Predicted 3D model of a 72-nucleotide RNA (transfer RNA) from Alkaliphilus sp. B6464. Rfam family: tRNA. It is annotated as a transfer RNA. Its mean pLDDT, the model's own confidence on a scale to 100, is 82.
RNA sequence: GACCUGUUAGUUCAGUGGUAGAAUAUCUGACUGUCUAUCAGAAGGUCAUGGGUUCGAGUCCCAUACAGGUCG
Numbered sequence: 001g002a003c004c005u006g007u008u009a010g011u012u013c014a015g016u017g018g019u020a021g022a023a024u025a026u027c028u029g030a031c032u033g034u035c036u037a038u039c040a041g042a043a044g045g046u047c048a049u050g051g052g053u054u055c056g057a058g059u060c061c062c063a064u065a066c067a068g069g070u071c072g
Stems, first nucleotide, its partner, number of pairs: 001071007010024004018055001026042005048064005
């Protein structure tokens, strides 16, 4: 330098163009003599950034940034 893959909750990851989710962590409550465990609930998101297409974009297209990889 060329190409490929990835970027979504604090963390690890799902997510067929039509309400952004799970696990875990955090907080509150129940349970218990206490802690752990268990159960119930709550909060937590600029979907990397900026444009485009569309009635509607996390999803499709383009550029850029970052991470990983292949080739030279």